[in-house]
FMN riboswitch aptamer (RFN element) from Rubeoparvulum massiliense, 124 nucleotides, folded computationally. The RNAcentral record of the sequence draws on MGnify. The model forms 96% of the base pairs in the Rfam consensus. Rfam family: FMN riboswitch aptamer (RFN element). Rfam's curators write: The RFN element is a highly conserved domain that is found frequently in the 5'-untranslated regions of prokaryotic mRNAs that encode for flavin mononucleotide (FMN) biosynthesis and transport proteins. Model confidence (mean pLDDT): 78 of 100. The organism belongs to Rubeoparvulum, within Bacteria.
RNA sequence: UCCUUCGGGGCUAGGUGAAAUUCCUGACCGGCGGUAAUCAGCAUAUGCUGUCAGCCCGCGAGCCUUUAUAGGCAGGAUCCGGUGUAAUUCCGGAGCCGACAGUACAGUCUGGAUGGGAGAAGGA
Numbered sequence: 001u002c003c004u005u006c007g008g009g010g011c012u013a014g015g016u017g018a019a020a021u022u023c024c025u026g027a028c029c030g031g032c033g034g035u036a037a038u039c040a041g042c043a044u045a046u047g048c049u050g051u052c053a054g055c056c057c058g059c060g061a062g063c064c065u066u067u068a069u070a071g072g073c074a075g076g077a078u079c080c081g082g083u084g085u086a087a088u089u090c091c092g093g094a095g096c097c098g099a100c101a102g103u104a105c106a107g108u109c110u111g112g113a114u115g116g117g118a119g120a121a122g123g124a
Stems, first nucleotide, its partner, number of pairs: 001124006011026001013025003027108002029098002031059004039050004054096002062073004078094005100111003
């Protein structure tokens, strides 16, 4: 550099109503890479491998410009306590958030999408 494969989860609970998986109560879900201490295995000076954050950093999905590369815009959220040299990642507790279009106002329905995709694995 090229090729192949893989690459997103979740309301069949109740209420109001003519109508809501959209409102209210309750339930449920959490992409990818990074991060010094989680956990496990191997060797054991120290290291390697796997695993570990929705709300810490970055990326992706939408829209615009562009042949492409790339650029721009839009789009969300965390505290307290504990242990420790070290954790907004562990443990305990209490919170919060969720693109666009459609429709009774949608993280969970339908649609763009048999799409795209951060990237992961393997091969040449």